Model confidence (mean pLDDT): 86 of 100.
The part of an RNA shown here (large-subunit ribosomal RNA, domain III) has 385 nucleotides and comes from secondary endosymbiont of Vryburgia amaryllidis.
Its Rfam family is "Bacterial large subunit ribosomal RNA". Its family is annotated with structural constituent of ribosome and ribosome in the Gene Ontology.
Taxonomically the source falls in mealybug secondary endosymbionts (Bacteria, Pseudomonadota, Gammaproteobacteria, Enterobacterales).
The RNAcentral record of the full RNA draws on ENA and SILVA.
[in-house]
Context: one part of a larger RNA
RNA sequence: AAGUAACGAUAAAGUAAGUGAAAAACUUACUCGCCGGAAGACCAAGGGUUCCUGUUCAACGUUAAUCGAAGCAGGGUGAGUCGACCCCUAAGGCGAGGUCGAAAGGCGUAGUCGAUGGGAAACAGGUUAAUAUUCCUGUACUAGAUAUAAUUGCGAAGGGGGGACGGAGAAAGCUAGAUUCGCCGUGCGACGGUUGUCACGGUUUAAACGUGUAGGUGGAAGAAGUAGGUAAAUCCGUUUUUUCAACACUGAGGCGUGAUGACGAACUACUACGGUAGUGAAGGAAUUAAUGCUAUGCUUCCAGGAAAAGCCUCUAAGCAUCAGAUUAUAUCGAAUCGUACCCCAAACCGACACAGGUGGUCAGGUAGAGAAUACUGAGGCGCUU
Numbered sequence: 001a002a003g004u005a006a007c008g009a010u011a012a013a014g015u016a017a018g019u020g021a022a023a024a025a026c027u028u029a030c031u032c033g034c035c036g037g038a039a040g041a042c043c044a045a046g047g048g049u050u051c052c053u054g055u056u057c058a059a060c061g062u063u064a065a066u067c068g069a070a071g072c073a074g075g076g077u078g079a080g081u082c083g084a085c086c087c088c089u090a091a092g093g094c095g096a097g098g099u100c101g102a103a104a105g106g107c108g109u110a111g112u113c114g115a116u117g118g119g120a121a122a123c124a125g126g127u128u129a130a131u132a133u134u135c136c137u138g139u140a141c142u143a144g145a146u147a148u149a150a151u152u153g154c155g156a157a158g159g160g161g162g163g164a165c166g167g168a169g170a171a172a173g174c175u176a177g178a179u180u181c182g183c184c185g186u187g188c189g190a191c192g193g194u195u196g197u198c199a200c201g202g203u204u205u206a207a208a209c210g211u212g213u214a215g216g217u218g219g220a221a222g223a224a225g226u227a228g229g230u231a232a233a234u235c236c237g238u239u240u241u242u243u244c245a246a247c248a249c250u251g252a253g254g255c256g257u258g259a260u261g262a263c264g265a266a267c268u269a270c271u272a273c274g275g276u277a278g279u280g281a282a283g284g285a286a287u288u289a290a291u292g293c294u295a296u297g298c299u300u301c302c303a304g305g306a307a308a309a310g311c312c313u314c315u316a317a318g319c320a321u322c323a324g325a326u327u328a329u330a331u332c333g334a335a336u337c338g339u340a341c342c343c344c345a346a347a348c349c350g351a352c353a354c355a356g357g358u359g360g361u362c363a364g365g366u367a368g369a370g371a372a373u374a375c376u377g378a379g380g381c382g383c384u385u
Stems, first nucleotide, its partner, number of pairs: 013031006032382004040362004046342002050340001051075006060068002080141002082338003086119003092113003098107003122139005142334001144332009153319002158314004166301004172294003177288005182203006188196001204262002208257004215250004219244008228236002263283001266279005302305001348357002364376004
């Protein structure tokens, strides 16, 4: 320079009460404004206590601060079913022997690791200041071990099936959701009208079990033969033949049970005005409708679109009074780790409480082709002078 520029999106504030030494900024109430494919809600990554409560205001906060993601103290994360761990493999890594190389080491078989993929099973309501598919209530399910009963050819690191997969397009059947009617409850106007074709609010309920529909796929079943599937096979493949047009497999949704339960507007009582406890009405239908489900379907195209295990089946060695297998019932246990909170952000990456960057999920109403745009619901904010 200068008490100058600046105080970080022009979404916006106003009033009252409270607290306090002190209030434009904190709390509460009533208005106003902004977002609403987000500036709302939930995860992954990353962060790591930032979460909740009490207390404090030196420093931190671009101002003040009674406030805070700041200081101090205490509290908080509960799982057979969510995720990991676990079983399985991909790219890729390591790699007994092996092979190459002066050495270090390189490559690589058998193997062994390695998810971003495959593999058993849970929903609804309630509850805390802070956790909940984890606690509680109710109702379920799964794979094992053991016991009992009945039946019985069991058996693998091997064979076979299956798992098992691309893009685009079209039509159909549904549901979530939405809207309206009906039903239930409340209200009847501080100023003209408002008992009505009025206003406002509510009308919610899962997994599972049973049924097996719209749709999709395959011809199906029996008998006999069989140079293939590295041995075997009753399995698969293949050949012949007989019978049957209905059957088998799959499959959304709906309906019933679940539920004489839960939830539920409103009301009542109490209240430390934050709430707590109790009673508890109606709880039906139609229309519309997804980018969700049937669907890993169907049609079509060429660039021809993982693997392995779990699972089903076949036998080999072997065992056959045993062991083992199947079915039913009962009992037992189901460990360990994560779980708070932020997550388009003041908590992550950007030296900052930085107009930048950051993968996935949900997707109300009116108008609209629409996830555009405008207004708005739930919810959240007014961007710290």